[in-house]
Context: one part of a larger RNA
């Protein structure tokens, strides 16, 4: 490297998509013989193996001689199941129409209200905040408390739901506009158009800003300063800058988790719940898609998994192969940096 054996928790699933090369691929006709099968016929040195031999060495190893073998290749004739290839239908896979309903799916403008924070003005008068206790801290320059007024920014109580939607990351106030996905029925239609999927591409929570531009109420790394403490670079308090938000771009990581990669088919059942569809006067019962619980076979090391498989098969891809040293070291590639991806070895248990 490759087989083997495995990836929920022990090493191991890629953070998620699209798709190139490649692998893999319904049902059916007649061809073809590339591959598979059969048969002859040429070869497959020798020595080793194995088998004979009252063989030769006094046996025996050893040597010799004979035969077998030598699952290989070549050529030629043959076979058509099944695999290519070439061709004909087909429609169940896959796609497309047609009408439905459901949804926090995605961009962009507009709007609401509730707080909180800060400003003005009214009442009013000694506290207020904050903790195990305190203290800094704010308040007679009139705070807090309480009513009207206003500005500004960021989230959207309630519904709300082991509820929905999305490929994941992720998505919640209302409203319009634009735009993608997925479902249920239907009947036309196209006719294998499929699956997967190195490379590559594009997404992708947090974070970061090259002294990019706005914004900045609230929280809040860094920071100051008060407790506490032996000390306290910390849990707590009082403050309070980046950053949180908006555009413009880096980053490209996560416990990126169901710790389970993607398709397709089979395998008892019982209960919720969303979304369809059909039957029915209702209660219900069928039934597709999705989420959830309990649980049979079966599987697991156990734990638990069990038609949303971790069960039984099949196709593709990805990854592991004792701890440590190490996700380091060097190079290489990307990055403004921070870092990232790829990634040993000595040596040691």
């Nucleotide at each position: 490297u490759u087989g083997g054996g495995g990836u929920g928790u022990a090493a191991a699933g890629g953070g998620c998509a699209u798709g190139u090369a490649g692998g893999u691929g319904g049902u059916u006709u007649u061809g073809u013989a590339a591959g598979u099968c059969g048969a002859a016929u040429g070869u497959g040195a020798a020595a080793u193996a194995c088998u004979u031999u009252g063989g030769g060495c006094u046996c025996a190893a050893c040597c010799a001689a004979a035969g077998c073998a030598a699952u290989g290749c070549a050529u030629u004739c043959g076979a058509a199941a099944c695999u290519g290839c070439a061709u004909u239908a087909c429609u169940u896979g896959a796609g497309u129409u047609c009408a439905g309903g459901a949804g926090a799916g995605g961009a962009a403008a507009g709007c609401g209200g509730a707080a909180u924070u800060c400003c003005c003005g009214g009442u009013g008068u000694a506290a207020g905040a904050g903790u195990g206790a305190a203290a800094u801290c704010u308040g007679u320059a009139g705070a807090g408390a309480u009513c009207g007024g206003g500005a500004g920014g960021a989230a959207c109580a309630c519904c709300a739901g082991u509820g929905g939607c999305g490929u994941a990351g992720g998505c919640g106030g209302c409203u319009u506009u634009c735009u993608g996905g997925a479902c249920u029925g239907a009947u036309a239609c196209u006719g294998a158009c499929a699956c997967u999927g190195a490379a590559a591409u594009g997404c992708g929570a947090a974070g970061c800003u090259a002294a990019g531009g706005g914004g900045g109420a609230g929280c809040a790394a860094a920071c100051a300063g008060g407790a506490u403490u032996a000390g306290a670079u910390a849990c707590u308090c009082u403050g309070g800058u980046a950053g949180u938000c908006c555009u413009a771009g880096c980053c490209g990581u996560a416990a990126a988790c169901g710790a389970u990669g993607g398709g397709c088919a089979c395998u008892a059942g019982g209960u919720g719940u969303c979304g369809g569809g059909g039957c029915g006067a209702a209660a219900g019962c069928c039934u597709c898609g999705g989420u959830g619980c309990c649980g049979c076979a079966g599987u697991u090391a156990a734990c638990a998994c069990a038609c949303u498989a971790a069960g039984u098969g099949c196709c593709c891809c990805a990854c592991c192969u004792g701890g440590g040293g190490a996700g380091u070291a060097c190079g290489a590639c990307c990055g403004c940096a921070a870092g990232g991806u790829u990634g040993a070895a000595a040596c040691u248990c």